[in-house]
Context: one part of a larger RNA
RNA sequence: CUACUGUUAAGGAACUCGGCAAAACAGCAGGUGUAACUUCGGGAUAAACCUUGCCUGUCACUUUUUUGUUUUUUCAUUAAAGUGUUAGGCCACAGCAAAAGAUUCCACGCAACUGUUUAUCAAAAACACAGGUCUCUGCUAAGUCGUAAGACUAUGUAUAGGGGCUGACGCCUGCCCAGUGCCAGAAGGUUACGAGGAGGGGUUAACGCUCUGAAUCUAAGCCCUGGUGAACGGCGGCCGUAACUAUAACGGUCCUAAGGUAGCGAAAUUCCUUGUCGGGUAAGUUCCGACCCGCACGAAUGGCGUAAUGAUGUGGAAACUGUCUCAACAGUAGACUCG
Numbered sequence: 001c002u003a004c005u006g007u008u009a010a011g012g013a014a015c016u017c018g019g020c021a022a023a024a025c026a027g028c029a030g031g032u033g034u035a036a037c038u039u040c041g042g043g044a045u046a047a048a049c050c051u052u053g054c055c056u057g058u059c060a061c062u063u064u065u066u067u068g069u070u071u072u073u074u075c076a077u078u079a080a081a082g083u084g085u086u087a088g089g090c091c092a093c094a095g096c097a098a099a100a101g102a103u104u105c106c107a108c109g110c111a112a113c114u115g116u117u118u119a120u121c122a123a124a125a126a127c128a129c130a131g132g133u134c135u136c137u138g139c140u141a142a143g144u145c146g147u148a149a150g151a152c153u154a155u156g157u158a159u160a161g162g163g164g165c166u167g168a169c170g171c172c173u174g175c176c177c178a179g180u181g182c183c184a185g186a187a188g189g190u191u192a193c194g195a196g197g198a199g200g201g202g203u204u205a206a207c208g209c210u211c212u213g214a215a216u217c218u219a220a221g222c223c224c225u226g227g228u229g230a231a232c233g234g235c236g237g238c239c240g241u242a243a244c245u246a247u248a249a250c251g252g253u254c255c256u257a258a259g260g261u262a263g264c265g266a267a268a269u270u271c272c273u274u275g276u277c278g279g280g281u282a283a284g285u286u287c288c289g290a291c292c293c294g295c296a297c298g299a300a301u302g303g304c305g306u307a308a309u310g311a312u313g314u315g316g317a318a319a320c321u322g323u324c325u326c327a328a329c330a331g332u333a334g335a336c337u338c339g
Base pairs, nucleotide, nucleotide: 001334002333003332004331005330006329007328008327010325011324014323019320029051030050031049032048037042039168053090054089055088056087057086059084060083061082062081063080064079067076068075091095103318104317105316106315107314108313109312110310111309115127116126131166132165133164134163135162136161137160143152144151145150169305170304171303172302174235175234176233179232180231181228182227183226184225185224188223189222190221194217195216199212200211201210202209203208236254237253238252239251240250263297264294275291276290277289278288279287
């Protein structure tokens, strides 16, 4: 020096991307006690606090026991043990004497939850989920596999089965059907094969043979007419205006299918940006609460809340420590020398 392990003055996160690692917490024994919030179940072992050995005595009770009384029951009494209670004493560093056996709290984001996942760099906010909703399917079901026979679905039958989206629960889920998709539509337009055969060409002496072919009839589809957003999706600009200023409830104008409603908002979304104000710190690009000027939130590609839950992400606090100031010492095995 390397690996592992132990101890450390004073300080105690000053370390660091970050308390990573370590330390600490001291325990499902008994007693006291326990907040916000809450879906009233929880939260909760919340938090916080106390006790624990041995000896002697008091009191109460239990069990056994001695003696007396009594027909028995009973009552009194003696002794011992135990449990609880309370007073005093004793010893030790230490009395749940060994091992094993939670650190806790505050606030926010995300996901309701238990669960699942990249076997071998990702365990998560991703997937799933119960619940919600749309849609297809009337049974020889729709859908799937197979050339087919046939099979699954299902020995099921719309409270069933398939597919899509969303994702507990609570409050809700606005406007646009112009485009695209889907659904409906005995009219009309267009349209293939086919039917049809006016007319025309070639050839022939002729009969014929052969080629071409207009009108007309003729399907779905498309055009067309409507509907449909928990279908794919979309949800404006400019100018002016109030008796300080500023701002604009108000007005004008252009465009659109319609111009973003509720709620939320510098956000897992904010470029400018370390926005501004407040809180926390001596000091805070992070964090929390507000503001709204949303570069470029927004309502089942769900919006906003939310108790409980989480080897989840972020910020803070207590305790604790060799993480650090700043390093030292010790142990074990190597490294080094000889063999």